[in-house]
Molecule: transfer RNA
Organism: Penaeus vannamei
RNA sequence: GCUCUUGUGGUGUAAUGGUUAUCAUGAGCGCUUCACACGCGCUAGGUCCUCGGUUCGAUCCCGAGCGGGAGCA
Numbered sequence: 001g002c003u004c005u006u007g008u009g010g011u012g013u014a015a016u017g018g019u020u021a022u023c024a025u026g027a028g029c030g031c032u033u034c035a036c037a038c039g040c041g042c043u044a045g046g047u048c049c050u051c052g053g054u055u056c057g058a059u060c061c062c063g064a065g066c067g068g069g070a071g072c073a
Stems, first nucleotide, its partner, number of pairs: 001072007010025003018056001027043005049065005
């Protein structure tokens, strides 16, 4: 340099183009315990990487940029 792939709460992860973005883990609080751990319940936490396009409507499709990964040279 070229090709492919990927970007979603702190971390990992799901999503048929359609009303409030899923789950796990982590965090805070409560229940439980003499206390801790485990377990159970509740709560908070997201610019869905950025910009533009398509569409009545975009996390999702298309293009460019930026970052990560793989392959080729």